[in-house]
RNA sequence: AGGGUGGGGCGAUCCGUCGAGGCAGCGAUGCUUAGGAAAGUCCGGACAGGACAGGGCAUCCCGCUGUGGAAAGCACAGGUGGGGGUAACUUCACGCUAACCGUAACAGAAAACAACCGGAGGUACGCCUCCAAGGGUGAAAACGCGAGGCAAGAGCUCACGACGUCCGACAGCGAUGCCGGGCGGGUACGGUUCCGGGACCUGCAAGACCAAAUAUACUGACAGUCGAGGGCUGCCCGCCUGAUGUCAGGGGGUAGGUUGCGAAGAUAAAUGACGGAUUUAAAAACAGAAACCGGCUUACGGCCCCACCUUCUUU
Numbered sequence: 001a002g003g004g005u006g007g008g009g010c011g012a013u014c015c016g017u018c019g020a021g022g023c024a025g026c027g028a029u030g031c032u033u034a035g036g037a038a039a040g041u042c043c044g045g046a047c048a049g050g051a052c053a054g055g056g057c058a059u060c061c062c063g064c065u066g067u068g069g070a071a072a073g074c075a076c077a078g079g080u081g082g083g084g085g086u087a088a089c090u091u092c093a094c095g096c097u098a099a100c101c102g103u104a105a106c107a108g109a110a111a112a113c114a115a116c117c118g119g120a121g122g123u124a125c126g127c128c129u130c131c132a133a134g135g136g137u138g139a140a141a142a143c144g145c146g147a148g149g150c151a152a153g154a155g156c157u158c159a160c161g162a163c164g165u166c167c168g169a170c171a172g173c174g175a176u177g178c179c180g181g182g183c184g185g186g187u188a189c190g191g192u193u194c195c196g197g198g199a200c201c202u203g204c205a206a207g208a209c210c211a212a213a214u215a216u217a218c219u220g221a222c223a224g225u226c227g228a229g230g231g232c233u234g235c236c237c238g239c240c241u242g243a244u245g246u247c248a249g250g251g252g253g254u255a256g257g258u259u260g261c262g263a264a265g266a267u268a269a270a271u272g273a274c275g276g277a278u279u280u281a282a283a284a285a286c287a288g289a290a291a292c293c294g295g296c297u298u299a300c301g302g303c304c305c306c307a308c309c310u311u312c313u314u315u
Base pairs, nucleotide, nucleotide: 001311002310003309004308005307006306007305008304009303010302012278013277014276015275016274017273018272020033021032022031023030024029035286039297040296042295043294044293045292047203048202049201050200059199060198061197062196063195064078065077066076067075068074079094080093081092082091083090084089095194100191101190102189103188104187116135117134118131119130120129121128122127143161144160146158147157148156163184164183165182166181167180168179170177171176207259208258209257210256216251218249219248220247221246222245223244229241230240231239232238
């Protein structure tokens, strides 16, 4: 100097003019007014209403360790195993597999109590019996390798090694690592199986309070089959009909208002426009709160800082 990895920060500032929302004020006017993600609405909570004696089944969610946290499909640090990268680093997985259940396509004899080729013994030459080393198939084939052993073979036996598991010592809070010893041989992956933990339902259009007009539950007073009231026509008469009518009180519900609700705020919803100065190569990217809080995820032009890796050059 080039390339890269990880982490963090900023997301313009100030002035003027004009224009909006909210609050205060009689008024003049003053104060205040989007984000790092306000987004997706994915997870958790708080709050609220409903349901609910207690217990169980079913269903769903979570699942290595430690710490933090109200909690989280959260964060940080770490562990084991697999993958990517020269590296810095990154990514995926994670309770158990004794029992039960499932899967292992195609190929292959067999995908879990295997025998096609093959090896060995016997034979009446039809075959019978034993074996699993070698070959072949496959993503995967019954631990690897050497020796012993055998009719031929084989963890059949033994040494060493790998893996699993148990015990002990040491290190660590722990997952775990490492060392020593014992034991094991029917594989791998998984499940609605088993183990541990958790989960009622609905969301601020939740919910709470106040409360018209009209209609009305209910209560009271008065009038009413000796005809109230209604209809025919506004009134009188007449005709038809036939048990309620009028007034007052009054509960619940509706419109509406207040609250929930905030150092933006709400209601179909303001948070803006222009000019100038400064930094800058250029004020340009993603994006506009709708009840609140903690996370996660996704989008984003450009700039700055820190640590580290790698290549080349020079000393």